[in-house]
Formats: sequence, C1' cells, structure tokens
RNA sequence: GAGAAUUCUCCAGCGCCAGCCCUCAUCGACGAGAUGUCGUCCAGUGAGGUGACGAGGUGGAGGGAGUAUCGAUCAGUCGGCGGGUGCCCUCUCGGUUUCCACAACCGUUACGGAGCGGAAAAGCCCGGGAGCGAUCCCGGGGACAAAGCCGCACCGAAGUGGAGCA
Repeated sequence: GAGAAUUCUCCAGCGCCAGCCCUCAUCGACGAGAUGUCGUCCAGUGAGGUGACGAGGUGGAGGGAGUAUCGAUCAGUCGGCGGGUGCCCUCUCGGUUUCCACAACCGUUACGGAGCGGAAAAGCCCGGGAGCGAUCCCGGGGACAAAGCCGCACCGAAGUGGAGCA
C1' cells in the first nucleotide's frame, strides 16, 4: 500500500505513468454512394490500453554513492518516476573455543576459494471468460536457465593476549 472484513492474507524485480506508441469515440478532411450510411486518413479533444518473465536476496540504527545479483525471452521487457532486501563507511547485537578484550571473516543454515552437479516463470500450444476495441484474466499441456541460491567432495583459514579449568 492492496484485499477480505477486525485480525488475517498478499507485496520490493516491486509499484506507478506527464512522453512517443496502441484502441475507441468525437471533431475534421477526402472518396464512394444516395439521404442515411460505408471506407481511408486524422493535428485536436475525451475515455481507455500497454508499459519486466521468473530464480535469489534483509540482525538493528545512522550516513553515502549510484543503471543494486542472476539468467529466460526479443514482446514496447520503448522512455521515464518512485521504492528497494545489494555495495561502501560508522556504531551496535549476534556467530566463529568455556569466558573476557582486540583483530579478522560472517548474519541465526552466522569463514574464504576454485571445481562438479541441480531447477523456474513468462514466451509457445490448447481451451474458457471479460471488453466495440487496444488488451486483460483464468485453467490445462509440454519444455528450456544462470548466479552471490542449493548439494557434493577438495584446498586454505580458524589469530593475539588474558582469565578459568586440567
């Protein structure tokens, strides 16, 4: 913040929309046709649509910078705005030995490194629903990633001083 409705649920790859873009209506232009329409275009006006697919990620507080990890897809996933679990600094709580201090590395699964291995959703196909439409929603089917994630085994680290115990 949203929903249900009164203590629950959901959410940070999340939310939003001033531009271009797309749709419909209207105004207008042109053409057809023959009296009420049809087609094309359309600056403006109005109302709408679209605007990132999952994996992964937070001890607490303050501050800082700025395109904050990973791949899928090639669709406006165009262009922007806001936020943010990332990064850096300080303090603090906690873990790494029974305790304390300092140092270092980490964050409750609480050291680092290289290696091997692991899998997703959308897109796609089928069906249904809403809408004049752009488009949106739902169900089913079958795939396919990478990482700072997970697993395995390997290498390295696991300090200094003090207390206590023996």
Predicted 3D model of a 166-nucleotide RNA (glmS glucosamine-6-phosphate activated ribozyme aptamer) from an Acidimicrobiia bacterium. The organism belongs to Acidimicrobiia, within Bacteria. Its Rfam family is "glmS glucosamine-6-phosphate activated ribozyme aptamer". By type it is a riboswitch.